[in-house]
RNA sequence: CAUGUAUAAAGGCAAACUGUCCGAAAGGGCAGGACGCAAAGCAAUGGGCCUAAUCAUGCGCAUUCGGCAUUUAUGGCUGCCAGGCUGCCGGU
Numbered sequence: 001c002a003u004g005u006a007u008a009a010a011g012g013c014a015a016a017c018u019g020u021c022c023g024a025a026a027g028g029g030c031a032g033g034a035c036g037c038a039a040a041g042c043a044a045u046g047g048g049c050c051u052a053a054u055c056a057u058g059c060g061c062a063u064u065c066g067g068c069a070u071u072u073a074u075g076g077c078u079g080c081c082a083g084g085c086u087g088c089c090g091g092u
Stems, first nucleotide, its partner, number of pairs: 002092002012037002017032006035079001041085002045082003048077003056070004
């Protein structure tokens, strides 16, 4: 430097759930908590998935406002997969 995880060693992260804050929601932050993870580190590039504020249309209502449904990311998920970047130890 490359490769890369058989057994280790030092460690790391933190699902569900609970509390709280932000958000229309999906979801995210913080604290507790551990289901698990050799990249469960970074990142929205490709695919996939989630939500539907907003626009539009329709139904209902009807003085006005308010409700429901369909379509729609510009919103989100990296612990869904792939690609990209970076990284610890042992071994070869």
The RNA shown here (c-di-GMP-I riboswitch aptamer) has 92 nucleotides and comes from Paenibacillus sp. FSL R7-0331.
Taxonomically the source falls in Paenibacillus (Bacteria, Bacillati, Bacillota, Caryophanales).
The RNAcentral record of the sequence draws on Rfam and Ribocentre.
The prediction has a mean pLDDT of 81.
It matches the Rfam family "c-di-GMP-I riboswitch aptamer". Gene Ontology term of the family: cyclic-di-GMP binding.
RNAcentral records the identical sequence in 2 taxa.